Background: This is a predicted structure of a 336-nucleotide part of an RNA (large-subunit ribosomal RNA, domain IV) from Capsicum baccatum. It matches the Rfam family "Bacterial large subunit ribosomal RNA". Taxonomically the source falls in Capsicum (Eukaryota, Streptophytina, Magnoliopsida, lamiids).
Context: one part of a larger RNA
RNA sequence: AUCUCUCUAAGGAACUCGGCAAAAUAGCCCCAUAACUUCGGGAGAAGGUGUGCCCCUUCACAUCACAAAGGGGGUCGUAGUGACCAGGCCUGGGAUACAGUUUACCGAAAACACAGGUCUCCGCAAAGUCGUUGACCAUGUAUGGGGGCUGACGCCUGCCUAAUGCCGAAAGGUUAAGGAAGUUGGUGACCUGAUUGCAGGGGAGCCAGCGAUCGAAGCCCCGAUGAACGGUAGUCGUAACUAUAACGAUCCUAAGGUAGAGAAACUCCUUGUUGGGUAAGUUCUGACAUGCACGAAAGGCAUAAUGAUCUGGGCACUGUCUCGAAGAGAGGCUCA
Numbered sequence: 001a002u003c004u005c006u007c008u009a010a011g012g013a014a015c016u017c018g019g020c021a022a023a024a025u026a027g028c029c030c031c032a033u034a035a036c037u038u039c040g041g042g043a044g045a046a047g048g049u050g051u052g053c054c055c056c057u058u059c060a061c062a063u064c065a066c067a068a069a070g071g072g073g074g075u076c077g078u079a080g081u082g083a084c085c086a087g088g089c090c091u092g093g094g095a096u097a098c099a100g101u102u103u104a105c106c107g108a109a110a111a112c113a114c115a116g117g118u119c120u121c122c123g124c125a126a127a128g129u130c131g132u133u134g135a136c137c138a139u140g141u142a143u144g145g146g147g148g149c150u151g152a153c154g155c156c157u158g159c160c161u162a163a164u165g166c167c168g169a170a171a172g173g174u175u176a177a178g179g180a181a182g183u184u185g186g187u188g189a190c191c192u193g194a195u196u197g198c199a200g201g202g203g204a205g206c207c208a209g210c211g212a213u214c215g216a217a218g219c220c221c222c223g224a225u226g227a228a229c230g231g232u233a234g235u236c237g238u239a240a241c242u243a244u245a246a247c248g249a250u251c252c253u254a255a256g257g258u259a260g261a262g263a264a265a266c267u268c269c270u271u272g273u274u275g276g277g278u279a280a281g282u283u284c285u286g287a288c289a290u291g292c293a294c295g296a297a298a299g300g301c302a303u304a305a306u307g308a309u310c311u312g313g314g315c316a317c318u319g320u321c322u323c324g325a326a327g328a329g330a331g332g333c334u335c336a
Stems, first nucleotide, its partner, number of pairs: 002330005008324001010322002014320001019317001027051002030048002036041001038152001052075007076080001088315007100112002116150007128136003154301003158232003164228001165225001167223002172220003178214002182210006190201004234250004260294001272288005
């Protein structure tokens, strides 16, 4: 010097990314207990006494005994849950309602799930799924089953159906295989020249090509649909100081972001500006609105309770520190 502990004057977070670690609190009885609240909670809130041992005594049930609780008196110690065991607390904010689940071996969370909500498919030989002679769903039957999104509760969930998707309707346009009137080419039974070869004629049949025309769904067309995929503007001017613009004009669009909330887990500029907290605050909190680039079930906003959640402040407490010191043990080292 390393590791595991004990103790430490004065101060008490000045340490540090951050009170990390340590200290402190602690059992039981009694008193007392706020905001808020879904009236259940919050709550062991917070905060404050008591606590050992010995003697006497009271009491329910017919009696006795014991336990527990109460009353009176005494006594010892620095200290009586005498060791061990054994909650630190308060307060503001964010996200998530909650208990639960998860990256076996870097992440336990704000991620997943959840009850609840809603959309959609499915009438049972169900839809859906698989490796399809069979199974699951289900020995179920719409108060059921499958899928998608959201995520308790509370207040709500605006506008747009132009594009894409889905659903519906079938008048019109387009449209395949296949059929097909017709048409083009080849071959061609058969006949003739001389009765194997060659030449000429050849209208049936066969083969091939083209083909008017018939021909479903689909697509075009029409309608509906947003808790379907999604989207939700710009420019210019204007009020008795200035500033701003309730107002007006114009262009475009399917419609131009409503309520709420907002430098936010979202804000680049940015340590925005301002109030608070501090002697001093890039963090925190209340506002403002100039939203690079919030916004309503990829939900919006509030919210009691919950938590090995994230973040700001405070009390208590301490070797975290000012700033070190002392001690015990272990390993190591040196020597034998």